[in-house]
Context: one part of a larger RNA
RNA sequence: AUAGUAUUGAAGGAACUCGGCAAAAUAACUUCGUAACUUCGGGAGAAGAAGGGCUUAUUUUUUUAAUAAGUAUAAAAAAAGAGGGGAUAGCGACUGUUUAUUAAAAACACAGGACUCUGCUAAAUUGUAAAAUGAUGUAUAGGGUCUGACACCUGCCCGGUGCUGACAAGCGAAAUUUAAAAGUUUAAACGCUUUUAAUAUAAGUUCCAGCAAACGGCGGCUGUAACCAUAACGGUCCUAAGGUAGCGAAAUUCCUUGUCAGGUAAGUUCUGACCUGCAUGAAUGGUGUAACGACUUUCCCACUGUCUCCAAUACUAACCUA
Repeated sequence: AUAGUAUUGAAGGAACUCGGCAAAAUAACUUCGUAACUUCGGGAGAAGAAGGGCUUAUUUUUUUAAUAAGUAUAAAAAAAGAGGGGAUAGCGACUGUUUAUUAAAAACACAGGACUCUGCUAAAUUGUAAAAUGAUGUAUAGGGUCUGACACCUGCCCGGUGCUGACAAGCGAAAUUUAAAAGUUUAAACGCUUUUAAUAUAAGUUCCAGCAAACGGCGGCUGUAACCAUAACGGUCCUAAGGUAGCGAAAUUCCUUGUCAGGUAAGUUCUGACCUGCAUGAAUGGUGUAACGACUUUCCCACUGUCUCCAAUACUAACCUA
């Protein structure tokens, strides 16, 4: 001189860093006090303050407690153990579940919502079958699929695919029936085999109708207002129908660090707006939302060796010397 685990540190206090990661700080009890918002339950231990040992006296029936005076220390919950707090946005309502051994989450589940199948020897599932589950249940029941508390809502399209219904007609397998030809057999036939032509029609399909909380889809070009600009308005083409309410540079925005505003001395992040949505949008749910979250983003207070910039001490390991 090194590493690890601890302890301490002048001045500053996040300047460190992808990021306050890690550390520090807070901490129990009593009294006071406590905002927005809210589903009126919460939020809330919000936040933010103050107090304390021991001795004596008074009040009180006594203890506790309260009030007053005094007293020692650096320090009175004397050691240890015991919330850091606030603001903002996203996602998911919540408690819960998960990749045993790199992922705990915004993923899964969930109560609630909707569609659909099923009338009981139920549908569905397992099994070759017998049989079993469903269920010793009976549509307020059981199975499947999607969505995901709550509030306000959930627009248009049935042309394609799918499902359901209807089914006149066309197409449509074999058996069946009829006829013909060939082969075989026979004295000759019947019969048998093969081929051809018809006959006959099940499901299905074509066709018709319904259904989107079924799979899915939801446009171009162009003209126009008394500055300019823009286009409520008009024309035209195509389509099954042309995206409604909302939200919007978003977990979605390429151009892009879009433009404006806020925060900072300075902000590719963040928040609020704008809308020119490359490529938002309504149970593949849309938009809000109190409470909740070892979730993600940004800011502030407190705090600190994270840092400016490193230093000292203790122990352990390793190393060196005898």